A computed fold for a 269-nucleotide RNA from a Candidatus Zixiibacteriota bacterium, annotated as Bacterial large signal recognition particle RNA.
[in-house]
RNA sequence: UCGUGCUAGACGGGGAGUUAGCGGUGCCCUGUAACCCGCAACCCGCUACAGCGGGGUUGAAUUCCCAUUCUAAGGAUCGAUCUCGUGUUGUUGGUAUUUGAAAUACGCGGUAUUGAAAGCCAGGUCCUGCGCAACGUGAGAUCGCCAAACCCCGUCAGGACCGGGAGGUAGCAGCGGUAAGCGACUCCUCUCGUGUGCCGCGGGGCCACCUGGCUGGAGCUGGCGAUUCAGAUAACCCAACACAAGACGAUUCGAAGGUGGGUGCACGA
Numbered sequence: 001u002c003g004u005g006c007u008a009g010a011c012g013g014g015g016a017g018u019u020a021g022c023g024g025u026g027c028c029c030u031g032u033a034a035c036c037c038g039c040a041a042c043c044c045g046c047u048a049c050a051g052c053g054g055g056g057u058u059g060a061a062u063u064c065c066c067a068u069u070c071u072a073a074g075g076a077u078c079g080a081u082c083u084c085g086u087g088u089u090g091u092u093g094g095u096a097u098u099u100g101a102a103a104u105a106c107g108c109g110g111u112a113u114u115g116a117a118a119g120c121c122a123g124g125u126c127c128u129g130c131g132c133a134a135c136g137u138g139a140g141a142u143c144g145c146c147a148a149a150c151c152c153c154g155u156c157a158g159g160a161c162c163g164g165g166a167g168g169u170a171g172c173a174g175c176g177g178u179a180a181g182c183g184a185c186u187c188c189u190c191u192c193g194u195g196u197g198c199c200g201c202g203g204g205g206c207c208a209c210c211u212g213g214c215u216g217g218a219g220c221u222g223g224c225g226a227u228u229c230a231g232a233u234a235a236c237c238c239a240a241c242a243c244a245a246g247a248c249g250a251u252u253c254g255a256a257g258g259u260g261g262g263u264g265c266a267c268g269a
Stems, first nucleotide, its partner, number of pairs: 001269006009058003012030004020047005035055005064262004069258002074253006081247003085243006093237003096233005102228003106225003109221003118215008126204006132197002134194003138190003142184004152177004160169003
């Protein structure tokens, strides 16, 4: 150096979690070539050389082992960083919308030399007294009806009575009238009354409003818009807080790959 046969070893690995710790089933990532059966999350099996039991394949090297080496999927933790989304709060931040018998009088409008604001006088609206009117009640006056038989008046037919007669007396019915009463009328008169009226006279009051007169000599008004002031609405921006996702940074673990190094036994030539 070559050949043959064995053995150690290998036949996935990692992360989080669980655990005193290790590994496994379970969850997640990665490897596309990477065993089979049984056990097992109120777990299963072990003890730092850290799954147990059974079976099978491969086997000293591209395949096994090592790393203060390079590269790197992925996971976990932290962050006073950034982005994005959701929710809550804030009108004592801004925008937008909106409110006001708050102010100004800048614009428009209205009004004004046929006379503004302001001032004075008088009157009214207000209260009250008297009178008057109106309205309502009652009464009177006027007209009509009217005493059913009697207890009103006048006239009294018939009849009755008195008288010798002439005539007279009382008097029913009827008629007429009047009283009590009933009705009509509101043209008239009177009485009583009123949240009726300003018609007349007077007193009181007069902040304000209206009317008239005088002085005055150019504004007045606050309807719409504008500005200011004071609010409202969480609708938008913004701010704060919380949650979630991603990016970035730090730390940590780290599959797979590259590089380097290391590593048996026996027999024969």
Its Rfam family is "Bacterial large signal recognition particle RNA". Its Rfam clan is "SRP clan". The model forms 88% of the base pairs in the Rfam consensus. Lineage of the source: Bacteria > Pseudomonadati > Candidatus Zixiibacteriota. The RNAcentral record of the sequence draws on ENA. The prediction has a mean pLDDT of 75.